[in-house]
């Protein structure tokens, strides 16, 4: 200096003017015969979006479904091993595989010797392997060469048949271990050394795996985001959830389904009392509990479109302290920060800051520099009961550390 | 604000134990008729919503993302 990687921050500033929501104190104007309280309006104050507030893609607080508990069975979700954690399909280490010279980055990464299945086309053959061409060898049979008088007798080519063989080819995504020697008719783990696969010991790690050193000549090949097995978690519905309070209507109507069971005691009877069946949010079956008589579904119609609450103190936030390699975890101080609801948080000047572009200037070999004058533009996007994460979008800036090359001391 | 459902020819839908996508309708050409329509036969037209995983291979499996639709208020 260039090219590249990693993680963190910020995401326009300041001043004036007009405006929006919320909310504290002050005055007592205005509704009233009067006084409290409300409710409008007045005067001074305070407080007002994010790193994603999104998408809703996980998990949970929190409400209802009376409630909790153990076991099955079903349906769904998760998957290397440790840990963090309320909880996670989340985040931290670590270990395998894989890409990059390298920082460094990617993985849904149990099981395919428990079963089922699936692999189109192609191609000889696709999961019990199998042979098209090739290549070898025996048999025949046909050409032709050399020796040699001749009978023979030697080395050949082609074609057929019977066998051998998987080293070459060719087909596919994918052909049943790979290279090297040796060896063989020609070939092959057929022997042999090395990877590379299984297995068995030890050593070393919590473990996942790691390294060693024995055995086995190789047989067991993908795909589980195909069903499936392990293994582990998991009820259901959503703040339009649920409390209340006011107000207004026809406390309506039809159609379906399950029920409205049993004994005992007390009582002249209506009734009352416990018990047992039953019934309780997937389902079955069991404790513990509640319930024990009217409930569930669908459809048609009537009002209303108001208030409060949940709901802002929370797995809060920042500092510092001590564990931990780190997520993280504990002590301690401090501190309270938005609450709307047809839905505020904003508009406009001005000066600066940045960026893009076009003009002049300048060093001018070139990339380019500042300096000044113009125009543009300065994103993504906006709470909605609340958190913890993951994805997604996002003009620009700035910081920190690591790495390649290259060039100087 | 919370929940579900879809996206495949110009339109309206099928395809889902993953192996190169069909059906009506509609268009285009040609018969047929004087013509037109009915009818008849050929025939085009598809990045299967984008972007990515998985897999020898994806309309389909799984992630994401973008569009479109549809339900939910209170009383009694």
């Nucleotide at each position: 200096u260039c090219a590249g990687c990693a993680g963190g921050c910020c995401g326009g500033a300041u001043g004036g003017c007009c405006g929006c929501u919320c909310u504290g104190c002050c005055a007592g104007u205005g509704u009233u015969g009067c006084g409290u309280a409300u409710c409008a309006a007045g005067g001074c104050g305070g407080a007002g979006a994010g790193g994603a507030a999104a998408g809703u893609c996980c998990g949970g607080g929190c409400u209802c479904c009376a409630u909790g508990g153990a076991a099955g069975c079903a349906c769904g979700g998760u998957g290397c091993c440790g840990g963090a954690u309320a909880a996670c399909c989340u985040c931290c280490g670590g270990c395998g595989g894989g890409g990059g010279c390298g920082a460094c980055c990617c993985c849904a990464g149990g099981g395919a010797u428990a079963g089922u299945g699936c692999a189109a086309c192609a191609g000889a053959a696709a999961g019990c392997a199998a042979a098209c061409c090739g290549c070898c060898u025996c048999g025949c049979g046909a050409c032709a060469c050399c020796g040699g008088a001749g009978a023979c007798g030697g080395a050949g080519u082609c074609g057929c048949u019977a066998g051998g063989u998987a080293a070459g080819g060719g087909u596919g995504a994918a052909a049943g271990g790979g290279u090297g020697c040796g060896g063989u008719a020609a070939g092959a783990g057929c022997g042999c050394a090395c990877c590379g696969c299984g297995u068995c010991u030890u050593u070393g790690g919590u473990a996942a795996c790691a390294a060693a050193g024995g055995c086995g000549g190789c047989a067991c090949g993908g795909c589980a985001a195909a069903c499936c097995c392990c293994a582990c978690c998991g009820g259901g519905a959503g703040c339009a959830a649920g409390a209340c309070c006011g107000a207004a209507u026809a406390g309506g109507g039809g159609c379906g389904g399950c029920g409205c069971g049993g004994a005992c005691g007390g009582g002249c009877a209506a009734c009352c009392g416990g018990c047992c069946a039953g019934u309780c949010u997937g389902u079955u079956u069991c404790c513990a509990g509640a319930u024990g008589a009217g409930c569930c579904g669908c459809c048609c119609g009537g009002g209303u479109u108001g208030g409060u609450u949940g709901c802002a103190u929370g797995a809060g936030g920042c500092g510092u302290c001590g564990c931990g390699c780190a997520a993280g975890c504990g002590g301690c101080g401090c501190c309270c920060a938005a609450g709307a609801u047809g839905a505020a948080u904003g508009g406009c000047c001005a000066u600066c800051a940045c960026c893009u572009c076009g003009c002049c200037c300048c060093c001018c070999g070139u990339u380019g520099g500042u300096g000044g004058c113009g125009a543009g533009g300065u994103a993504c996007a906006g709470a909605a009961c609340c958190c913890g994460g993951c994805u997604u979008a996002c003009a620009g800036g700035u910081c920190u550390g690591g790495u390649g090359a290259c060039a100087u001391g | 604000g919370g929940g579900c459902g879809g996206u495949u020819a110009g339109c309206u839908c099928a395809g889902c134990u993953g192996g190169a996508a069909g059906a009506g309708c509609g268009c285009c050409u040609g018969g047929u008729u004087u013509a037109c329509a009915c009818c008849c036969a050929c025939g085009a037209g598809g990045u299967c919503g984008g972007c990515a995983g998985u897999u020898c291979g994806a309309g389909c499996c799984u992630g994401u993302c973008a569009c479109c639709g549809c339900c939910c208020a209170c009383c009694a």
About this RNA: Predicted 3D model of RNase P RNA and transfer RNA as a complex of 485 nucleotides. It holds a member of the Rfam family "Bacterial RNase P class A". Rfam links the family to the GO terms dimeric ribonuclease P complex, tRNA processing and ribonuclease P activity. Rfam describes the family as follows. Ribonuclease P (RNase P) is a ubiquitous endoribonuclease, found in archaea, bacteria and eukarya as well as chloroplasts and mitochondria. The family's RNA type in Rfam is ribozyme.